[in-house]
Context: one part of a larger RNA
Molecule: small-subunit ribosomal RNA, central domain
Organism: uncultured bacterium
RNA sequence: UUGGGCGUAAAGGGCAUCUAGGCGGUCAAUCAAGUCGAAGGUGAAAACUUGUGGCUCAACCAUAAGCUUGCCUACGAAACUGAUUAACUAGAGUACUGGAGAGGUGGACGGAACUACACGAGUAGAGGUGAAAUUCGUAGAUAUGUGUAGGAAUGCCGAUGAUGAAGAUAGUUCACUGGACAGAAACUGACGCUGAAGUGCGAAAGCUAGGGGAGCAAACAGGAUUAGAGACCCCGGUAGUCCUAGCCCUAAACGAUGUAGACUUGGCGUCGGUGGUUUAAUCGCCAUCGGUGUCGUAGCUAACGCGAUAAGUCUACCGCCUGGGGACUACGGCCGCAAGGUUAAAACUC
Numbered sequence: 001u002u003g004g005g006c007g008u009a010a011a012g013g014g015c016a017u018c019u020a021g022g023c024g025g026u027c028a029a030u031c032a033a034g035u036c037g038a039a040g041g042u043g044a045a046a047a048c049u050u051g052u053g054g055c056u057c058a059a060c061c062a063u064a065a066g067c068u069u070g071c072c073u074a075c076g077a078a079a080c081u082g083a084u085u086a087a088c089u090a091g092a093g094u095a096c097u098g099g100a101g102a103g104g105u106g107g108a109c110g111g112a113a114c115u116a117c118a119c120g121a122g123u124a125g126a127g128g129u130g131a132a133a134u135u136c137g138u139a140g141a142u143a144u145g146u147g148u149a150g151g152a153a154u155g156c157c158g159a160u161g162a163u164g165a166a167g168a169u170a171g172u173u174c175a176c177u178g179g180a181c182a183g184a185a186a187c188u189g190a191c192g193c194u195g196a197a198g199u200g201c202g203a204a205a206g207c208u209a210g211g212g213g214a215g216c217a218a219a220c221a222g223g224a225u226u227a228g229a230g231a232c233c234c235c236g237g238u239a240g241u242c243c244u245a246g247c248c249c250u251a252a253a254c255g256a257u258g259u260a261g262a263c264u265u266g267g268c269g270u271c272g273g274u275g276g277u278u279u280a281a282u283c284g285c286c287a288u289c290g291g292u293g294u295c296g297u298a299g300c301u302a303a304c305g306c307g308a309u310a311a312g313u314c315u316a317c318c319g320c321c322u323g324g325g326g327a328c329u330a331c332g333g334c335c336g337c338a339a340g341g342u343u344a345a346a347a348c349u350c
Base pairs, nucleotide, nucleotide: 003322004321005320006319007304008303012318014201015200016199017198021194022193023192025088026087028085029084030083031082033081034080035077036076037075039073040072041071042070048066049065050064051063052062053061054060091191092188093187094186096183097182098181103177104176105175106174107173108172109171110154114150115149116148117147118146119145120144125136126135162169163168206247207246208245209244210243211242215241216240220236222234223233258317259316260315261314262313263312266295267294268293269292270291271290272289273288274287275286276285277284299306300305323350324349325348332343333342334341335340
């Protein structure tokens, strides 16, 4: 390479969008590039296979045929792929109606808690722990009342709940704004699927500049514990955590499960619609579409388990794997301010 695979054994790219490429619905006509048929030319010799012959046999040699699976030329076929033309509406999209949502960005406002400060009242402890101590406090602490200031996070509702492509998103409210869903069927008429590169987004930590800094808290320092304690526990505490602008681009970025489509018994929940039934009106019940759970049929699986949200049965396209270590490494390239990221070996060894 072929093949076989990728939930947990090695293996799904963190996620999206899009270019090239690959693949592509129904009907009709034409063409004949792919495809198929038959014919001609060519396809060196040797080798190889078969037949016959020559060395007494054989090896060996000669001869004839085959083989040479290919290419070219003109002719023919038209089902399939392709091309062109004409058409369709089941895929896809646009317009319309309707409700749902922590989807995004920016602004305004609120209450609880916390800390600091000021004042009142008040007196000897408070704090902390397994027990203590460091620590705070007669210069009046802790507890308590009032006021002021500040920053961060948004209790209950809250959920197996909702939204988003993923990361992720939660006080209230205003403005702007993306998407999904349902219903009706007016319009377009295959406009589609996937997607190497490219581009954008991408938790936390980290970096640059300027702000901010209540609480928490790497580093650091102290008190304990201990044989020691560079820790776990305690008293402090700086970066950071927050905001603005710009980088970084990695995670057990997980459903450890790529995207899209088709098909395949069911039960019980829940969220958002619609229709029917029922009712005075809800509720309920039935049907159906879209999400999200759970248990299970067939089937699959090494087993665990999965099971219409498939890991079942199939199709299209992409990514990835090929014994362990060396090695999420070295060298080189590209990117980065740096930290580092990305791409990615070999010797050697078992």